[in-house]
Context: one part of a larger RNA
RNA sequence: CGUUGGCCGCCUGAGGGGAAGGUGCCCUCAGUACGAGAGGAACGGGGCGCCGCGGCCUCUAGUCUACCGGUUGUCCGGCAGGGCACUGCCGGGCAGCCACGCCGUAGGGGAUAACCGCUGAAAGCAUCUAAGCGGGAAGCCCUCCCCGAGACGAGGCGGCCGUUGCCCUGGGGGCAACCCCGGGGCACGAGGGCUCCCGUAGAAGACGGGUUUGAUGGGGGGGCGGUGUAACCCCCGAGGGUUCUCCCGAGGGGGGAGCCGGCCCCUCCCAAUCGCCCGAGCGU
Numbered sequence: 001c002g003u004u005g006g007c008c009g010c011c012u013g014a015g016g017g018g019a020a021g022g023u024g025c026c027c028u029c030a031g032u033a034c035g036a037g038a039g040g041a042a043c044g045g046g047g048c049g050c051c052g053c054g055g056c057c058u059c060u061a062g063u064c065u066a067c068c069g070g071u072u073g074u075c076c077g078g079c080a081g082g083g084c085a086c087u088g089c090c091g092g093g094c095a096g097c098c099a100c101g102c103c104g105u106a107g108g109g110g111a112u113a114a115c116c117g118c119u120g121a122a123a124g125c126a127u128c129u130a131a132g133c134g135g136g137a138a139g140c141c142c143u144c145c146c147c148g149a150g151a152c153g154a155g156g157c158g159g160c161c162g163u164u165g166c167c168c169u170g171g172g173g174g175c176a177a178c179c180c181c182g183g184g185g186c187a188c189g190a191g192g193g194c195u196c197c198c199g200u201a202g203a204a205g206a207c208g209g210g211u212u213u214g215a216u217g218g219g220g221g222g223g224c225g226g227u228g229u230a231a232c233c234c235c236c237g238a239g240g241g242u243u244c245u246c247c248c249g250a251g252g253g254g255g256g257a258g259c260c261g262g263c264c265c266c267u268c269c270c271a272a273u274c275g276c277c278c279g280a281g282c283g284u
Stems, first nucleotide, its partner, number of pairs: 001150001005161007015147004021051008034039001052105005060099001062097002067092005072085005094262001107143004115135004164187010188281001191278004196210004216271003219267005224261004233254004239248003
C1' cells in the first nucleotide's frame, strides 16, 4: 500500500516445508516345507538393540568465574572481615545450559506402477480389456509436526467503535432563507504505538507480561533448596613459660547454626509517576 469504514480476538486451511529415516540380532513359524540323506528355508507374528534426526531436563552424569565451606603465601598492626595470587588451590553445589540421561521417530487408510488376476467379446475358440470388476511397491495422497488469508478467488466467526461537531474553502441551483456535490484542518473516538517496569523472548527490530482498577521488577517475609555447625562464649588440652599457682597455647568438643539462592508463594515499602503520538467518520 492492498484486501472497499476503522479495530481486537479466535479460527478455516489453499498452498508450502519437515529424516515421515536406515539397519542388526533373538524367539516363533520349524527341525516344518524341500531333500535319499547330510542339511535346511520363507510369508506372517512377537521381542531386544544400534545409527541418524527432532524435542526435553523427572532421573543419572557434566558444567555451574551466582553460592557455601576448607586451606597456602602475602598485605590491610592483632581479632573479626577482606584484597591479590588462573575462580590462588581444593571439597561440594540449586536454577540454567547440556549428554553419557529421558521421550518420539509406531501403525493405519486410499489411489496407483511394473506385474498378477476375474468375467468377456470383437474373432462360435482363445484372450487381464475393448464395456466392466479385483489384487498389487521403501514410491504417491491422507493420517503426525511446523508455517500459512498478499490464498489479489485477499476467506469465516464473535465482539468493540463509528455513520458526527466546529473552522476555512471550491463548484452548482435559487431573488433570498436554504439545498446539493466536493477539498483541507481541528476536536471526539474503539483500538494501537512511544515513554516507563520487566521476561529462560531476544544481535537490533520483533515476541510475551505489566503500568496504581497494579504483584511487572526491586526490597522485605515465608517455603523449598545449597553448603555444613558462623561470630562470640564455655569446656578439654600435647607442650611451653613461671616457680607453687598462675599465664600462653597448636588442636579438639559444645548447637542443622551462620551465610546464600537466577526457584515457588505472600506483601504496595520502592520503581512502573506524569505524559506524548497515531488512529474511522464509508454507502450500493
This is a predicted structure of a 284-nucleotide part of an RNA (large-subunit ribosomal RNA, domain VI) from a hypersaline lake metagenome. Its mean pLDDT, the model's own confidence on a scale to 100, is 81. The RNAcentral record of the full RNA draws on SILVA. Its Rfam family is "Bacterial large subunit ribosomal RNA". Gene Ontology terms of the family: ribosome and structural constituent of ribosome.